[in-house]
Context: one part of a larger RNA
RNA sequence: CCUGCGGCUAGACGGAAAGACCCCGGGAGCUUUACUGUAGCUUCCUAUUGUUUUAUCAUCUGGGAUGCGUAGCGUAGCGGGGAGGCUUUGAAGUCCCUCUUUCGGGAGGGAUGGAGCCGACAAUGAAACACCCGUCUUCCACAGAAGAUAGAACUAACCCCGAGAGGGGGACAGUGGGAGGUGGUCAGUUUAAGUGGGGCGCUUGCCUCCUAAAAAGUAACGGAGGCGUUUAUAAGGUCGGCUAUCCGCCGAUGGAAAUGGCGGAGGUCGUGUAAAGGCACAAGCCGGCUUGACUGCGAGACGGAUAUGUCGAGCAGGUGGGAAACCAGAACUUAGUGAACCGACCCGUUUUUACAGAAAACGGGAAGAUCAUCAACCAAAAGUUACCCCGGGGAUAACAGGCUGGUAGGGCCCGCGAGUCCAUAUCUACGGCCCUGUUCGGCACCUCGAUGUCGGCUCAUCACAUCCUGGCGGUGGAGAAGCUGCCAAGGGUCUGACUGUUCGUCAGUUAAAGUGGUACGUGAGCUGGGUUCAAACCGUCGUGAGACAGGUUGGUCCCUAUCUACCGUAGG
Numbered sequence: 001c002c003u004g005c006g007g008c009u010a011g012a013c014g015g016a017a018a019g020a021c022c023c024c025g026g027g028a029g030c031u032u033u034a035c036u037g038u039a040g041c042u043u044c045c046u047a048u049u050g051u052u053u054u055a056u057c058a059u060c061u062g063g064g065a066u067g068c069g070u071a072g073c074g075u076a077g078c079g080g081g082g083a084g085g086c087u088u089u090g091a092a093g094u095c096c097c098u099c100u101u102u103c104g105g106g107a108g109g110g111a112u113g114g115a116g117c118c119g120a121c122a123a124u125g126a127a128a129c130a131c132c133c134g135u136c137u138u139c140c141a142c143a144g145a146a147g148a149u150a151g152a153a154c155u156a157a158c159c160c161c162g163a164g165a166g167g168g169g170g171a172c173a174g175u176g177g178g179a180g181g182u183g184g185u186c187a188g189u190u191u192a193a194g195u196g197g198g199g200c201g202c203u204u205g206c207c208u209c210c211u212a213a214a215a216a217g218u219a220a221c222g223g224a225g226g227c228g229u230u231u232a233u234a235a236g237g238u239c240g241g242c243u244a245u246c247c248g249c250c251g252a253u254g255g256a257a258a259u260g261g262c263g264g265a266g267g268u269c270g271u272g273u274a275a276a277g278g279c280a281c282a283a284g285c286c287g288g289c290u291u292g293a294c295u296g297c298g299a300g301a302c303g304g305a306u307a308u309g310u311c312g313a314g315c316a317g318g319u320g321g322g323a324a325a326c327c328a329g330a331a332c333u334u335a336g337u338g339a340a341c342c343g344a345c346c347c348g349u350u351u352u353u354a355c356a357g358a359a360a361a362c363g364g365g366a367a368g369a370u371c372a373u374c375a376a377c378c379a380a381a382a383g384u385u386a387c388c389c390c391g392g393g394g395a396u397a398a399c400a401g402g403c404u405g406g407u408a409g410g411g412c413c414c415g416c417g418a419g420u421c422c423a424u425a426u427c428u429a430c431g432g433c434c435c436u437g438u439u440c441g442g443c444a445c446c447u448c449g450a451u452g453u454c455g456g457c458u459c460a461u462c463a464c465a466u467c468c469u470g471g472c473g474g475u476g477g478a479g480a481a482g483c484u485g486c487c488a489a490g491g492g493u494c495u496g497a498c499u500g501u502u503c504g505u506c507a508g509u510u511a512a513a514g515u516g517g518u519a520c521g522u523g524a525g526c527u528g529g530g531u532u533c534a535a536a537c538c539g540u541c542g543u544g545a546g547a548c549a550g551g552u553u554g555g556u557c558c559c560u561a562u563c564u565a566c567c568g569u570a571g572g
Stems, first nucleotide, its partner, number of pairs: 001572007010564003014559002022393006028385004034189004040182009050154008059145004063140003067136001077135005084118003093112008158169004192204003201221001205227006228374001229272001230331002236290007244268001245265006270279002273336001275334003294317004300311003306375001319328003345365004350361004400447001401445001402443003406440001408436006417427002454529001455527003459521001460518005467492003470487006494508005535553004539548003
C1' cells in the first nucleotide's frame, strides 16, 4: 500500500415523514349584540265554530228635534208645489213640570180656559213652521238591523275521564292557513389590500412643491402642505377710474401704529381658500350698467394603454356692457370628486300585451353614492382555532450559517481632569482612527419534498485578548503583598447548597478556580428538567369561541452503519 473482519458514530447539510412553527391560497370546527335565513316559541286574524244576554261604540233605517249677519212684528237651513190651512177629537191667554239654549228664546206634556190662531199684504238677494213633498248640518237615556269591543250564561261541534250509563271542560283548547315579533336552535357565507415576515399602527381618491439628474415622465411605510368648497348684497360680464407695501421727512390733540402732504425703494402688498407658477396695460382696488355662470355646433390640438380629462379659433340664434373698435360660452391658473346596472321621478306616445281609465318596453330629461378599499364585489356581512386539515413558499419569519458592524468587546492617537505638587505609577473626559466577529440588532442570501431547539452528562479540539505556573520592564516598588505593561499556549484550571437553568448568590477549598471559537462543539452518543401540540387549574383580557415572551401539574426522543473519518486485528 491492497483486501478482509470486529468496533465507534464526527461527516456524508445521513434515512424516515411534499415542515405541524411562520407566511400565502383554499377548507373545515367553534363563537357572537357580523350578514341573511331558519326549527322552535309567542301574538293577532281566519277555518273547524254554534245559541242567548248585558254594557259601550261607530254605521244604516224609522221617529222626533235642531238652524239667530243686517233690515224685518221675529231664531227665515235649502229646493219644489201651493191659496188656503189648523181648531168643540178644544184656538188665544194663564199656571205647573220636563228637555234645550247663543240666556233672548224654542220644543213637548199636564191643568185651567171657552173661540179663535196663522197665511197672501209691508220690508228682503231669497217668503212663509199656513199646509204638503224632498233634502242638508247638528243632536237624542227614542225604536230596530246586521256588526265591533268587553263581560256573563248555555250545549250540540271538539277535547278529557269512563267498559257503559254518565260526568268534567267547552266554542276555549287542539289542528290547518295567513301576517307580525323573537329566535346561533340550525344553516349558508363574509370578515380587503399595501406592508423591509406577519400582527398592532398607518395608508388607500384628488391638488401643490421637493426628491426628479435644466423636454415630458419617474419609485419608496422618502420630506412638506392642502381638498371633498365658496361667490347673485356678486368674488361673474363689460365700461370707466385708481395703485398697494415699506422707509425717510413734515404736520393740532396724536403716542411705535388712525387720517394728510412730499420724496425714495420697486412688486416686498394684494389675489375667497394649500403650494407653485403668474399678475402694474394689472389677473390687485373702487364705481356705473348688467346676467355670456347663454342655446345649437365646432376646424384643429394637448394629454393619454383604454376610459375619463384639457384647450379651442370660427359659424348660426338671441343677449349684456361700450360712442366705437371690440369684449363676454363664469371666477389669475392648477384641487373642491364618482363609471355602469337595478329601482323611483318628469315629459313624449314609437311598440307589445288579455284593447285596458291598466301594465311593460322604447326615446328624451333630471335627482339620489365618505360606492372615501374613491376604475366602483353581488342588495346585504364580525371573530376564533393549541382540535385542526389541504395546496404551496426558503418568493417570507423563528434556530443555525452568510453579509454588515449601528450596538457590543478590544486597541491606538489627542490629553480636560483626578492623582497633595505632577496629564501619562494608576485612572481618564470631550473627540478622532482602527481591529474583532463572542452581545443586541439590520438584511432576507442556502435550507420550509424538515439544517432537531435551551441546559446538563460524556468526549473533546483550537485561538490567545494569559486565571495559575515561567522570564522581564515601570511603579505613587523600603521588604512582603500589590498595581500596570511586555514575552510566553508546555501543562494545569475544584467540590457543594438553591434554581430546568446558562448566569448568578452563598459555603468551603485551591497555585489557579481564564476568556472565547468549534451549527451559542457534541441528541443516527445519553438525558428531556425548561421551552413549544393535544388534557386541566388560576390571574388578566374578551359578550363569547378563545387568548396571554403570565403562572401551574401532566405529557411516546425511531434508525440492524453503505461510504469517508477514527480505534483494533488478520492475510497478501

This is a predicted structure of a 572-nucleotide part of an RNA (large-subunit ribosomal RNA, domain V) from a Candidatus Wildermuthbacteria bacterium. Its mean pLDDT, the model's own confidence on a scale to 100, is 81. The full RNA is in RNAcentral, with records from ENA. NCBI's taxonomy places the organism under Bacteria, Bacteria candidate phyla, Candidatus Wildermuthiibacteriota.